[in-house]
Context: one part of a larger RNA
RNA sequence: CGUAGGAAAUUUGAAAGGAGCUGUCCUUAGUACGAGAGGACCGGGAUGGACAUACCGCUGGUGUACCAGUUGUCGUGCCAACGGCACAGCUGGGUAGCUAUGUAUGGAAGGGAUAAGUGCUGAAAGCAUCUAAGCAUGAAGCCCCCCUUAAGAUGAGAUUUCCCAUUGUGAAUACAAGUAAGACCCCUGAGAGACGAUCAGGUAGAUAGGCGUGAGGUGUAAGUGUGGUGACAUAUGAAGCUGACACGUACUAAUCGGUCGAGG
Repeated sequence: CGUAGGAAAUUUGAAAGGAGCUGUCCUUAGUACGAGAGGACCGGGAUGGACAUACCGCUGGUGUACCAGUUGUCGUGCCAACGGCACAGCUGGGUAGCUAUGUAUGGAAGGGAUAAGUGCUGAAAGCAUCUAAGCAUGAAGCCCCCCUUAAGAUGAGAUUUCCCAUUGUGAAUACAAGUAAGACCCCUGAGAGACGAUCAGGUAGAUAGGCGUGAGGUGUAAGUGUGGUGACAUAUGAAGCUGACACGUACUAAUCGGUCGAGG
C1' cells in the first nucleotide's frame, strides 16, 4: 500500500515444511518342516539403541552482586569487628535462569490408489491364457491420517462484536477539518528481546523497585555472659545473612499530556 467504511477478536485451509529408523528377548513352539543336525512363517507381548521435540519436578553442571571457611598484605587510630587487593586470592556449598549426561513424549495403528508379483472370470484363437473388455489382492514407497506455518490464497475467504454519519469549501459522487470505536507516541517492565517487534501494565493500577511474610541457600552472626593461662569451647540461638523465586503491600516510579483514526 492492497484486501471498496473504520476497528477488535476468533477462525477455515489453497499451499508449504517437518516426522518417517531399527535391534534383542519372551511366547506361539522345540510346533510346522527335517533321517538328524537344526529350526520357522503368521500372530501376541516385553525391553533397548540412535534420532527428534519439549521441560527443569528428580539426578547433576554452571551460577564473577548468595552464604561460610581461610592465607598474605594494606587501610578504617588501637583491640575486636570489617573493607580493598592478590585469577572470582584460594577452598567448601549453592537460589533463579540456562542446561544434559536428567525427565517426558514421538515413529505407531488405520484408510485410499498402486509397483513388481499373485490371482478370478475371459475371448481374439470352440482349447489354453492374470488382459484385450471387466474384477481382486499386493510394499519401509505415493495420497490421507500425525505435528508446524499459512488468506499478499491480489482467487486477498468466513464468523462474532464495537463505532456511528459532525463541520467547512464546493455544482459534485470531490477535497479538507474535528471526532467515534480503536490504536500509537510517551512511561513502568519481562513469559519477550541485537534494534524494531511480541507480551504484561500505566493510579478505576500490583508493571518494576522498595518494604513485609515466606520458599530455597548457607550453616549456629555480631555483642555479651560462662569455662580455660591460652589457642579455643559453650549459652543466648537452626542463629545471622541472603541475587534473580512465591504471595502480599501504593511507600517510589508508570504524572500531566500529545498524535492518528470512519463510508453510499

A computed fold for a 264-nucleotide part of an RNA from Candidatus Harrysmithiimonas galli, annotated as large-subunit ribosomal RNA, domain VI. The organism belongs to Candidatus Harrysmithiimonas, within Bacteria. The coordinates come from a structure-prediction model, not an experiment, and the mean pLDDT is 88.